A computed fold for a 90-nucleotide RNA from a Bacillota bacterium, annotated as c-di-GMP-I-GGC riboswitch aptamer.
The sequence was found by an Rfam model in a public genome assembly.
The model forms 95% of the base pairs in the Rfam consensus.
Rfam family: c-di-GMP-I-GGC riboswitch aptamer. Rfam links the family to the GO term cyclic-di-GMP binding.

RNA sequence: AAUGAUAAUGGCAAACCUAUUGAAAAAUAGGGACGCAAAGCUAUGGAUCUAAACCUAUAAAAAUUAGGUAGGAUUGCCAGGCUGCCAUGG
Numbered sequence: 001a002a003u004g005a006u007a008a009u010g011g012c013a014a015a016c017c018u019a020u021u022g023a024a025a026a027a028u029a030g031g032g033a034c035g036c037a038a039a040g041c042u043a044u045g046g047a048u049c050u051a052a053a054c055c056u057a058u059a060a061a062a063a064u065u066a067g068g069u070a071g072g073a074u075u076g077c078c079a080g081g082c083u084g085c086c087a088u089g090g
Stems, first nucleotide, its partner, number of pairs: 002088003011036002016031006034076001040082003044079003047074004053069005
């Protein structure tokens, strides 16, 4: 390099609950463990979610509804990039 064991060191923490922020998706903190060998970092490609505002249609107007876009979110959806622990092994 490669591999990931019923081993070992240290680690992360889904759902759900509470608080805060946000228009929303969601995020942060605390509790909590379904899982994770990169579930460490990174929105570069794809994917998914959201879309207050904006555009179009509907409408006398407002509201509503539908479609779309900027933008936003997810790295615990899949790839790419960067870095790293333990063990096996050379």